[in-house]
Molecule: c-di-GMP-I-UAU riboswitch aptamer
Organism: Geobacter sp. SVR
RNA sequence: UCUGUAAAAGGCAAACUCAGGGUAACCUGGGGACGCAAAGCCACGGGUCCAGCGUGCUGGACAGCCGGGUUGUCGAAA
Numbered sequence: 001u002c003u004g005u006a007a008a009a010g011g012c013a014a015a016c017u018c019a020g021g022g023u024a025a026c027c028u029g030g031g032g033a034c035g036c037a038a039a040g041c042c043a044c045g046g047g048u049c050c051a052g053c054g055u056g057c058u059g060g061a062c063a064g065c066c067g068g069g070u071u072g073u074c075g076a077a078a
Base pairs, nucleotide, nucleotide: 003078011036012035016031017030018029019028020027021026034064040070041069042068044067045066046065047062048061049060050059051058052057053056
């Protein structure tokens, strides 16, 4: 110098629920924590879900389903 978990300081926020938006999947805000070292971001690939219909196509949703891309806090031991 590089990598790097432990510890410490912080961070995010599942299910459920209340209010609002949406045909819906789902999203936003509040409450709430199952958990998370990227549970930060991205719909490129796979997958799941919703709507339409000409039934295999179109449009949409999910990043806390997986893969991938990209940026990033601390830093004992090794």